[in-house]
About this RNA:
Model confidence (mean pLDDT): 79 of 100. THF (Tetrahydrofolate) riboswitch aptamer, 98 nucleotides, folded computationally. Rfam family: THF (Tetrahydrofolate) riboswitch aptamer. On this family, see Huang et al., Proc Natl Acad Sci U S A 2011: "Long-range pseudoknot interactions dictate the regulatory response in the tetrahydrofolate riboswitch". Rfam describes the family as follows. Tetrahydrofolate (THF) riboswitch was first reported for Ames et al. as an RNA motif in 5' untranslated (5'-UTR)regions of folate transport and biosynthesis genes in Firmicutes genomes.
RNA sequence: AUCAGAGUAGGGACGGCCGCGUAAAGUGCCGGCGGGAUGGGAAGUUGCCCGCGGGACGAACGGCAUGAGCCGGCGGUGGCCGUCCCGCAUCCGCUGGA
Numbered sequence: 001a002u003c004a005g006a007g008u009a010g011g012g013a014c015g016g017c018c019g020c021g022u023a024a025a026g027u028g029c030c031g032g033c034g035g036g037a038u039g040g041g042a043a044g045u046u047g048c049c050c051g052c053g054g055g056a057c058g059a060a061c062g063g064c065a066u067g068a069g070c071c072g073g074c075g076g077u078g079g080c081c082g083u084c085c086c087g088c089a090u091c092c093g094c095u096g097g098a
Stems, first nucleotide, its partner, number of pairs: 002097004010086010020075003029055002032052005040092003061072004
C1' cells in the first nucleotide's frame, strides 16, 4: 500500500413487567425556534435525540359499582428489561487475509 470485518447516537420486530389516555393526551404527518449526544481518537451533519410552540388530519367503548374505583377492550400510547435485525458518509486507529 491492498482486500474483508467489528464497534456509535439511534431505529424496528417480538416477548415480559409497570403505566398513561379513552373527559383525547399521546402516536403518525408538515413548518418554526432552542438545545444535546454521537464507533477507540479527530472533526462533524443532509443522520439521531430532547424541549417549546404552531398547522393539517383524527379515535371505541362496554360491563360491574355509583364513593373512590374495578374488569375487559381500544390507542400507528409511554417507560424499563430480554432476544433478534438494521445502523459513522471523512481521516486515523483496531481485528483478520494474502